This is a predicted structure of a 109-nucleotide RNA (Guanidine-I riboswitch aptamer) from Peribacillus simplex. Rfam family: Guanidine-I riboswitch aptamer. A reference for the family is Barrick et al. (2004), "New RNA motifs suggest an expanded scope for riboswitches in bacterial genetic control", Proc Natl Acad Sci U S A. Model confidence (mean pLDDT): 81 of 100.
C1' cells in the first nucleotide's frame, strides 16, 4: 500500500414508526339501548396501506468459466461460480422511525 461484475434489478423477511385506514379512549350532537355521525387524543394500539437491510432469504439480469448446437450474428443452450463480512457516535431524508442512506465510512481485528 493492497485490484477485481465483489455489479444491478426485483419480491419478501427480522426490523421500524404513525402521514391514511383501522383499532380504543373521550366529548358533543342524531337515534333511543342495538348502534351512527363530528371533533380531539393514543403506536408504553395486535394490525392493513407505509418505509425497510452490504454483513437476512428467494427470483431475474449480467459477469467468469467449461460444454454442445449453429457458423460470422460478438448467436443461441447446458452446467459450475458469484466468496468473506465485527463495527459506533453523529448527522439527513420522508408524517415518523429504523439493521433505510452518509456506510463494506469512522475505528476495531
Nucleotide at each position: 500500500c493492497a485490484a477485481a461484475a465483489a455489479g444491478c434489478u426485483u419480491u419478501c423477511u427480522a426490523g421500524g414508526g404513525u402521514u391514511c385506514c383501522g383499532u380504543u379512549u373521550a366529548a358533543a350532537g342524531a337515534a333511543u339501548u342495538a348502534u351512527c355521525u363530528u371533533u380531539a387524543a393514543a403506536g408504553a394500539c395486535u394490525g392493513g396501506u407505509c418505509c425497510g437491510a452490504g454483513a437476512g432469504a428467494g427470483a431475474g439480469c449480467g459477469u467468469a468459466c467449461a460444454g454442445c448446437c449453429a457458423u460470422u450474428a460478438c448467436g443461441g443452450u447446458u452446467g459450475u461460480a458469484u466468496a468473506c463480512a465485527c463495527g459506533g457516535a453523529a448527522g439527513g431524508a420522508u408524517a415518523a422511525a429504523a439493521g433505510c442512506c452518509u456506510g463494506g465510512g469512522a475505528g476495531a481485528u